[in-house]
Molecule: FMN riboswitch aptamer (RFN element)
Organism: Trinickia terrae
RNA sequence: GUGCGUCUUCAGGGCGGGGUGAAAUUCCCCACCGGCGGUAUGCCGGCGAUCAGCCGGCGAGCCCGCGAGCGCCCGCACUCGUCAUGGCGUGAUUCCGUCGCGCCGCCGGCGGUGCGGGGUCAGCAGAUCUGGUGCGAUGCCAGGGCCGACGGUCACAGUCCGGAUGGAAGAAGAUGUGC
Numbered sequence: 001g002u003g004c005g006u007c008u009u010c011a012g013g014g015c016g017g018g019g020u021g022a023a024a025u026u027c028c029c030c031a032c033c034g035g036c037g038g039u040a041u042g043c044c045g046g047c048g049a050u051c052a053g054c055c056g057g058c059g060a061g062c063c064c065g066c067g068a069g070c071g072c073c074c075g076c077a078c079u080c081g082u083c084a085u086g087g088c089g090u091g092a093u094u095c096c097g098u099c100g101c102g103c104c105g106c107c108g109g110c111g112g113u114g115c116g117g118g119g120u121c122a123g124c125a126g127a128u129c130u131g132g133u134g135c136g137a138u139g140c141c142a143g144g145g146c147c148g149a150c151g152g153u154c155a156c157a158g159u160c161c162g163g164a165u166g167g168a169a170g171a172a173g174a175u176g177u178g179c
Stems, first nucleotide, its partner, number of pairs: 001179010016030004031159002033148002035066004042058006061146002069124002071121001072119001073117006080111004086104008128144005150162003
């Protein structure tokens, strides 16, 4: 230096003003915000006499991918619902059959709720153009535009409340071990 293992710490920002209304941080007008890795023609620093070039740091919400959330799949639990179902007793009927009622059993299907896990599917899953510079830009400069889980709510939420004192892409460090 690098591969693998273990552990520790850290790991998301934003409604301010006005309007309508019985009611809106949810609608309308103006405003505000941008996780992680990669990419690099910008910026900073260093090496190089200079140039070319090289090294380090920072640098994209809408380029490539990842993450949380919902969905899907699997498992478990439940004094939950529903469908189907077995046995016994008893009553009605003259008997059989049939029907009613009660008790016991309790497996199975479907659904619901909760918990846990996993998968990886991409399903929900999102959004960028124009001009300039340049060999080269969806990244730089200028301008315009667009996007943002689920549940809740006196009224529809990227910004409020909740799951969440959660989880996590990943970052830094410690330590063991192989090369």